The RNA shown here (Lysine riboswitch aptamer) has 182 nucleotides. It was read from a public genome assembly, where an Rfam model found it. Rfam family: Lysine riboswitch aptamer. From the family's description: Riboswitches are metabolite binding domains within certain messenger RNAs that serve as precision sensors for their corresponding targets.

Formats: sequence, C1' cells, structure tokens
RNA sequence: GGGUGAGGUAGAGGUGCGGUAUUUAACAGUCUUUAGCGGAGCUUGAGAAGCAAAGAUGCUAUGGAGAAGGAAAUAUCGCCGAAGCGGAUAAUACUCUCAGGAUUAUUUGCUGGGCCUGCAGUGAACAGUUGCAGGACUGUCCCAAUAAACUUCCCGGUUUAUUGAGUUGUGCUAUCUCGUUU
Repeated sequence: GGGUGAGGUAGAGGUGCGGUAUUUAACAGUCUUUAGCGGAGCUUGAGAAGCAAAGAUGCUAUGGAGAAGGAAAUAUCGCCGAAGCGGAUAAUACUCUCAGGAUUAUUUGCUGGGCCUGCAGUGAACAGUUGCAGGACUGUCCCAAUAAACUUCCCGGUUUAUUGAGUUGUGCUAUCUCGUUU
C1' cells in the first nucleotide's frame, strides 16, 4: 500500500418518506322542519331492547344543522427501512351481549424509489388505499464495449461520459476503531 471480518459515524437517490398546523374547493353518510306519495313491518353480522295503522321503513320536493375520511396549496418538524403492507401472539378501550373491527407492544415475512395501466378487495365514491400482473423511467453496485482526459517508454491503470446486460437496501459511498491476511 492492497484485500477481508466485526462495530461506529457522516452522507447520496428525488414528482423521495412520514408527522403536525393553517387555508381552499367539493362531498358520502347522519339528524331535523314542512308538504305530498304509499300502506307493513322496520332496526342488527346475530340476539336483546326500541319504533310503528295516532301511519313506521321507503320515495319525491323544499329548508336547516353539522360533516368523518380523503384532495390541493403553504409553512414547519423528523428522516433515507426513510416508511408501508401481510401473518402470529398478547393487552387495552368502545359496545346492552357475542362476534367483528380499532389502538399499542413483541415477533416474523416482503418491498431500492416514485409514476402509469388492468383485474380483484376495501370504501359512499370517479378520492384514497391494499394485493397480484404488466409497462416505461430512475438510483446504487458489478460485467463488457466505445470515446476523451491524466499517468506510463510501452503494455497497462485511474477518472468522466455514453451504450448494452445483470442484481437489489442486512445494499452503496466516504471515513474511524478493533482484528486478520498479503
């Protein structure tokens, strides 16, 4: 000087990830006033309770209340397994009861990143989201080819760019420490 194992630190990918707040636009569902239609059950996933011929459920029209979740923009915070999704277990709270769902924790599996398309699920939805499949784009590393620059007497080597192909985050780049090898 080179290689390699373990641990740490700092970074890169870009329509990059997640949280919070404000503003804007639209709105499912819900409750309710009035009028009309209509004529028997409604309500739940199931049961109980409750409402209903003094006309319920439902439909139409007209007003009112309030509206989760998501979308766009701005600001700000934490970051680059950022984060998200699936499975299992446990706990907590809600509910009249059970089931179901929700939140949290542990564990395990998948995904480098965003976008588009199709199908299916979820959802009120033409929003969003999940899974599967496909498409182009993009980042890193590795291999090959070409060109330029640098080094070299030459061979060769290094860096940058382009093209093609392959893989993917427990990765990659830089650096430090402790070992090990040459």